Overview:
Model confidence (mean pLDDT): 76 of 100. Fluoride riboswitch aptamer (crcB RNA motif) from a candidate division WS1 bacterium, 72 nucleotides, folded computationally.

[in-house]
RNA sequence: UGACGAUACGGCGAUGGGGUUCGCCAUUAACCGCCGGGGUCUGCGAUUCCGGCUGAUGACUCCUGUCCGGCG
Numbered sequence: 001u002g003a004c005g006a007u008a009c010g011g012c013g014a015u016g017g018g019g020u021u022c023g024c025c026a027u028u029a030a031c032c033g034c035c036g037g038g039g040u041c042u043g044c045g046a047u048u049c050c051g052g053c054u055g056a057u058g059a060c061u062c063c064u065g066u067c068c069g070g071c072g
Base pairs, nucleotide, nucleotide: 010025011024012023013022016063017062018061019060020059021058033053034052035051036050037049038048039047040046041045
């Protein structure tokens, strides 16, 4: 790189990986952040646009990366 076969090991919780733990989902699923303003709609909800903001965790912890401050 190509061919053939199998569909096992479950998947997910706003930025990477490991461990522990919690919750959710069963593939038409769970999941895909927050704030303000405007627009749309069978309208207080959904969706979309613009602007702004926080965090590598769902939670704890470790590693890696990044940011801020101080010291050497």